[in-house]
RNA sequence: AGAGUUUGAUCCUGGCUCAGGAUGAACGCUGGCGGCGUGCUUAACACAUGCAAGUCGAGCGAAGCAGUUAAGUUGAUUUCUUCGGAUUGAUUCUUAACUGACUGAGCGGCGGACGGGUGAGUAACGCGUGGGUGACCUGCCCCAUACCGGGGGAUAACAGCUGGAAACGGCUGCUAAUACCGCAUUAGCGCACAGAGCUGCAUGGCUCAGUGUGAAAAACUCCGGUGGUAUAAGAUGGACCCGCGUUGGAUUAGCUAGUUGGUGAGGUAACGGCCCACCAAGGCGACGAUCCAUAGCCGACCUGAGAGGGUGACCGGCCACAUUGGGACUGAGACACGGCCCAAACUCCUACGGGAGGCAGCAGUGGGGAAUAUUGCACAAUGGGCGAAAGCCUGAUGCAGCGACGCCGCGUGAGCGAAGAAGUAUUUCGGUAUGUAAAGCUCUAUCAGCAGGGAAGAUAAUGACGGUACCUGACUAAGAAGCACCGGCUAAAUACGUGCCAGCAGCCGCGGUAAUACGUAUGGUGCAAGCGUUGUCCGGAUUUAUUGGGCGUAAAGCGAGCGCAGGCGGUUUGAUAAGUCUGAAGUUAAAGGCUGUGGCUCAACCAUAGUUCGCUUUGGAAACUGUCAAACUUGAGUGCAGAAGGGGAGAGUGGAAUUCCAUGUGUAGCGGUGAAAUGCGUAGAUAUAUGGAGGAACACCGGUGGCGAAAGCGGCUCUCUGGUCUGUAACUGACGCUGAGGCUCGAAAGCGUGGGGAGCGAACAGGAUUAGAUACCCUGGUAGUCCACGCCGUAAACGAUGAAUACUAGGGUGUGGGGGGGACAAAGUUCUUCGGUGCAGUCGCAAACGCAAUGAGUAUUCCACAUGGGGAGUACGUUCGCAAGAAUGAAACUCAAAAGGAUAUGACGGGGACCCGCACUAAGCGAUGGAGCAUGUGGUAAAAUUCGAAGCAACGCGAAGAACCUUCCUUAGUAUUGACAUCCUUCUGACCGGUCCAUAACCGGACCUUUCCUUCAGGACAGGAGAGACAGGUGGAGCAUGGUUAUCGUCAGCUCGUGUCGUGAGAUGUUGGGUUAAGUCCCGCAACGAGCGCAACCCCUAUCUUUAGUAGCCAGCAUUUCAGGUGGGCACUCUAGAGAGACUGCCAGGGAUAACCUGGAGGAAGGUGGGGACGACGUCAAAUCAUCAUGCCCCUUAUGACCAGGGCUACACACGUGCUACAAUGGCGUAAUCAGAGGGAAGCAGCCUCGUGAGAGUGAGCAAAUCCCAAAAAUAACGUCUCAGUUCGGAUAGUAGUCUGCAACUCGACUACAUGAAGCUGGAAUCGCUAGUAAUCGCGAAUCAGAAUGUCGCGGUGAAUACGUUCCCAGGGUCUUGCACACACCGCCCGUCA
Repeated sequence: AGAGUUUGAUCCUGGCUCAGGAUGAACGCUGGCGGCGUGCUUAACACAUGCAAGUCGAGCGAAGCAGUUAAGUUGAUUUCUUCGGAUUGAUUCUUAACUGACUGAGCGGCGGACGGGUGAGUAACGCGUGGGUGACCUGCCCCAUACCGGGGGAUAACAGCUGGAAACGGCUGCUAAUACCGCAUUAGCGCACAGAGCUGCAUGGCUCAGUGUGAAAAACUCCGGUGGUAUAAGAUGGACCCGCGUUGGAUUAGCUAGUUGGUGAGGUAACGGCCCACCAAGGCGACGAUCCAUAGCCGACCUGAGAGGGUGACCGGCCACAUUGGGACUGAGACACGGCCCAAACUCCUACGGGAGGCAGCAGUGGGGAAUAUUGCACAAUGGGCGAAAGCCUGAUGCAGCGACGCCGCGUGAGCGAAGAAGUAUUUCGGUAUGUAAAGCUCUAUCAGCAGGGAAGAUAAUGACGGUACCUGACUAAGAAGCACCGGCUAAAUACGUGCCAGCAGCCGCGGUAAUACGUAUGGUGCAAGCGUUGUCCGGAUUUAUUGGGCGUAAAGCGAGCGCAGGCGGUUUGAUAAGUCUGAAGUUAAAGGCUGUGGCUCAACCAUAGUUCGCUUUGGAAACUGUCAAACUUGAGUGCAGAAGGGGAGAGUGGAAUUCCAUGUGUAGCGGUGAAAUGCGUAGAUAUAUGGAGGAACACCGGUGGCGAAAGCGGCUCUCUGGUCUGUAACUGACGCUGAGGCUCGAAAGCGUGGGGAGCGAACAGGAUUAGAUACCCUGGUAGUCCACGCCGUAAACGAUGAAUACUAGGGUGUGGGGGGGACAAAGUUCUUCGGUGCAGUCGCAAACGCAAUGAGUAUUCCACAUGGGGAGUACGUUCGCAAGAAUGAAACUCAAAAGGAUAUGACGGGGACCCGCACUAAGCGAUGGAGCAUGUGGUAAAAUUCGAAGCAACGCGAAGAACCUUCCUUAGUAUUGACAUCCUUCUGACCGGUCCAUAACCGGACCUUUCCUUCAGGACAGGAGAGACAGGUGGAGCAUGGUUAUCGUCAGCUCGUGUCGUGAGAUGUUGGGUUAAGUCCCGCAACGAGCGCAACCCCUAUCUUUAGUAGCCAGCAUUUCAGGUGGGCACUCUAGAGAGACUGCCAGGGAUAACCUGGAGGAAGGUGGGGACGACGUCAAAUCAUCAUGCCCCUUAUGACCAGGGCUACACACGUGCUACAAUGGCGUAAUCAGAGGGAAGCAGCCUCGUGAGAGUGAGCAAAUCCCAAAAAUAACGUCUCAGUUCGGAUAGUAGUCUGCAACUCGACUACAUGAAGCUGGAAUCGCUAGUAAUCGCGAAUCAGAAUGUCGCGGUGAAUACGUUCCCAGGGUCUUGCACACACCGCCCGUCA
C1' cells in the first nucleotide's frame, strides 16, 4: 500500500466482499511447564448456610470467674503420746480487701455516612472543564488564647410481680457515671440599637468606642500527662451558584399557573418560588422549547497516518441505587446496603392472636443463558475502626485454588549419519517424493520427575503465601504437537472415490464420468500450546468527503420570481481590541500513553525521571475580519435625452376558410381507403351561383428573428400599464449579492357556477383490418376545446445545466436593437463600442460524449439536492384541496450483487447507400410434382429387419455393387490363453495331405503318409497339452481427441510489424474518389511496409515451329492377292518431348496527361481465350470412435471366437433422387456411314460351327498406338404405320431356356414365345441451364464369380435468349445508422397461470 466482482471487451460511477488490528468473549479439535493479569456482558431474578463492624473496664454501676492476702470455718494425713490429748494442716465453706492481658449483658463515648457491591434510574449543573460563594458548614487532626467553681433530680442494669406460643413487653422498687438539668464566671465571641474612620467593581469588608442582652465545662491519673468547654485560625471533607461541552427523532411546533418576576413573612449551614400570602403577566422556543426513544458520565480502552469512528469490562475520579415506593429520626456528616417507621409484593415461623426477613458485601445455591471460578488460608504485610496502650475487629486487603480467557517466556532435543532401508503415495514402470527424515553412533539436561540445601518480603517479636522462589546433585532422549488451509483474491498439488448426487462457499463461484474447489489419502504451506469458526468494533471506505468528494447524460439544480431572518460583502483614513497572533502564570488528580533509565535470568510485569491538547487569568501587537466615527464613487439606484419589441389588461373592428340555412342551375352518384364498407343521395345529394347566420382561429410577412422571471406571447385600431437597451454624467453615496421558512405567478388536462358551441374531438356507436383488434385506418359523435369568475399547482415545467460577480483568443463568422468614426449628406461599404441571440473552434475541463466569453474553464459568495438496485415517490401520520389528487415521506422484506453512464468491436434490423451472383424480372430451353418401374429415407410390422447420415451442407448418402461369404442383426449349436501377437514349462516329430465314421455344419473320432542342422548337451521349425501375463471387442461417448471431410465460398476477404491517435477497449493502415472478376490497379490520405488469400507459376485444350518416326501415317515413286499388305518415305494426320504465341503490345476515342473502359487492326486465339487442380483468418461443440489411429470407461466360459439357417430384399402408407413413357421433330423394318476415351492373363477373346436368342463348342491373336472387347447411336436414305390407348407404352404375369456360382426358394441377370396395366404432357408449387453450354444420342470404366435406370468418364448432333437490377434470396461483399443483443434476433424480454 491494495485486491476480487457488473462487460465478449474498455473507461467511469457505484455498491458488495476480502487481506489488518482488537475482544470480560463463546463454540469445534487439540493440550507440556512457568510468570503476570483476568473471569455473570444474560434475570437491579429469587436466595439455604457461614462469615463481611466493632471497640473502649484509663467513663459507670452491678454480677460472675480465677488468683493472692487476712479472718473465721471444715479437718484428709503425719509425728509424738501418759491414749485423755498435743501437733501437722491436704481439703471444704464463709466474709473482707486487692489483683487480673478473665466473661458476657446494660448505661455511656467513638465508629456503624468509611471500606466493599451494582449500573436499575438519570439527557440532568448528573458528568467533564474552568470559575464563583461579598450566600455556606466541617467530628476526629494541627496551631493559638482563655477556662474547667459549686450543686441537683432521675434512669437502665438489678430485684419482685406479671402478659405473650414467640418476638417483645408491662407495673412496682433500688442505684452510678465523661448520661441529664439549673446556677455562677466573661478575656473574647454572638445578637440588637445608634455612631466614627479606612477600604472594595456591587450586595459589602475591616477597625474603634458606647448601651443592652445570651451561652460553657467532666473527670481520670502511673503525676509524666490524657480528657473536657469556649473562641479564632488552618487543613481536610462537603454544600450551593455560573460559562462552555455532553445521543437520536420535526411523520414531536408550540410549551408553561408556583408557571416568570416583585414585596413581605417562614424555612435552611447557606442563596433562591425552596415554601406561603398578596401584586403584576410574564417566562421558554427553528441557535429546536415541549414530547418520545435510548443511555450512568469521565480519566481512559480499541482502531486510524491523522482528523475522526466505536467502547465505557478490569484499575482510578464523580454520580445514583440497596426487594419496590414514601418518610423522617439520630448525628459534624445520612434522609443511612448488613439503622428506624409506614405502605406494597414475595418468602419463612405461628399456639392464628401475632411476628421475622432483605447477598447489586465474600464464598455458595437455584434460575436464566452460548457463557463466567472456592461455601479455601491469613490478618504476616498495606490500610481502616476503637483504645493511653497491650490489643480486638476487618470476605478491605495479602495469598492460595479453578479456567489456554488473554499477554509474555521456555520446552518437546543436538551433532554425525545414503544401503538414499522398509512402509506409504505416485509413476511415462525408468523413476520420483516423504528424506538425514528414521534406524544407528556420539552428546546434552532447559522443563517435568527424584534427593539435599533454602531465602528476601521484618526495624525487637510476629510469615498465610511455603519447605515457595532460588541453588546444588544423581538419573533417563526419555514424559511433552496440534490445528487450519492448498481454484483466484492468498503462501501451498497430486492420486483415488463421487457424478448438478453427496456436498463446499468470505466474494467470484465449484460439482452433470478424467473435480488442483466435494470426501479420503499422500505431499505441501501457514501458525504453533495452540489453531480454526462465529459474534461485535475500527480500518481498508476519499462509501457522509473539516482535512477530503459530488449534482448536463451515472444518484443528485426547487417550474419560476419577489423577499423577512441568516450568511457573505467595494475604496480611503482614524479609533478600539471581540475574533486573530505572541509572552508569562494557574490548572490539566493518580494510573495509562510516549521517551530515557533501572528491577525481576529475558519478556510480559513493575519502579523511576521527563513530557501532554484544552480551559482560565494577565502583559503586548494591530496587518486582516468585526465594531464605532469621518469621507469617496467605480457596485447599486435616480434624473435627463433617445430606441426597439407577438411583454400584460380592457374595449372595438376586419377579411379568407369550414359548417349550417334559404333560393336558383343541375343529375346520379358523392364520400372514403392500401383495398373497401359503414355514411350521404331520385323526398334531388356531391358540384355550382347568390344571399344570410354563427363560432373559432388569424395564411402570406415569419426568420436557430423579437419580448417576457418562467409558464408563455402573432390580423388591425384605441385606452391603461410593466420591464429592457443606448447616450449623458446632474443627483444619492454601498443603499449590494444570495436567500431556509413565507408570499406570488405557473402549460395542458381536470373541477365548480353561468354563458357559448362553427370546426376539431377523449368516451361511445358503426364499418374495416386481424387468429383476435376493447388499437392503428374510415363514417359519425358527447364531454371538452371558447368567454367570465373561482379552484387545482402538476409536466421530458429541459439547456435534463440554481443565482450573482470578476478574469481567461475579445480571435473567426452570422443575426436582431442602439451609439460613435472614416474633412461620409443619402444609399452602400468599412472600422469601433454597449447590451442580446446563433454557429464553428484554441487553452482549460471532462469517464467519455462533449462544454468552450451565453462554460460543463479559472476563482469567490449564498441556496437547493443525492449517497447500491428494488420495495416506492408506495404505506402510515400531518397539511392543502369540492373532488381528482398534491406536498412531506418511511420501514419490513428482497437481490446464487448488482443496477447504471459513456465508449469501441461484432452480430442483427420487415434501417439507408453502393456492388455482385441463373439471385430475380424479362427472354428462352428442358425437367420435377400426375403414371409405371428402379433406388434411398421415414413410418409400420417383425426373432432380426445391424449401424451411421437429418434444412441448404441426410435421403441412387457410407455401399466402386447384401444369394453363402460380406455381416455387424436374429435363432440354434460349440469350445474357453482362445480365430490373431509375444513370452514360459512339458511332450511329440511333424505341418501339409489322403481315406472312412459322425454331424444341419463347425468342432470331433479312427487309419495312412511324413522333417532339417548338430560340437549329440541341444537347437531351428511345426503341432498337442498346461499355467498365467495377456489376446480380442463394428461395445460407449465425434460434447475427451488426432486425422480426414462437408459448408459459407473461388466469396474477396483475414491479419501483422513499426509509426501515429486514444486513459483504454481499440482506431488508423483496410476508409475516401475512380476502376476491376478480384483489398485488381491508380490517385489522394498519418501512415509506411509486409504476410495469408486474388492473380500468376502447374495440368488439359485451341494455333504454329522443331526433334523423333513404331505397332501410327501414305503426298509422291515402285509392287500388289487390292488389305498401308509390301519396298520405301516421314511431307501430312497422329503420337510425345522441347519451344513459339497474347502483353491492352499497336491505333482511335473517353477518362484526371492515371488506373482503366469502348471501338478497331492484325491474329489460330483479345482483353483472366476455354476447362481443371489449387479453398485465406475463421463459422457451424457441423460429420465420422463403423476406414484408420487414440486417452478414459465397460465385457472376459463373453459385449470376444467358430458354425448352420434366417434377416439387412418385409409393405396400408409418406417423401427424395432417377429410368421409361404418353408418341408422327415419332414407332417399326431394310440396307448404309462417322467417334473419343478406356479395359484385357483366375483376362479380353477374333474367325469358324451350332442355336430364333441369351449363349454353347473350338481357341487364331494379344501383357496391347500391332490382337480382342467393338456393333457406336442419334443422323442421313428408302419403305410402312396415319392419330387410335394405336405397329405408342411397356408394367404385370405364364411357359421354356441361357449364364455365373458349392448353391439362384426366400433373393441374380439375361433370352425366346405368349400376356399387354397405368399413362394422351401432369394442381398448388418447385428445379436446372448463358455456348461447344442446355437439350438429345450412344460408348467405356471402376466395384465385380454373377448382378446398374446408380456413379465416374468419353465423344457425336447441337440450340434459343438476356431489356435490365424495381422487386424476391435463412446468397455474398463494402460503407453508414440504430440497438436494453454478445449463447449475438432461433437474441433479449413483459404480463398471466401452474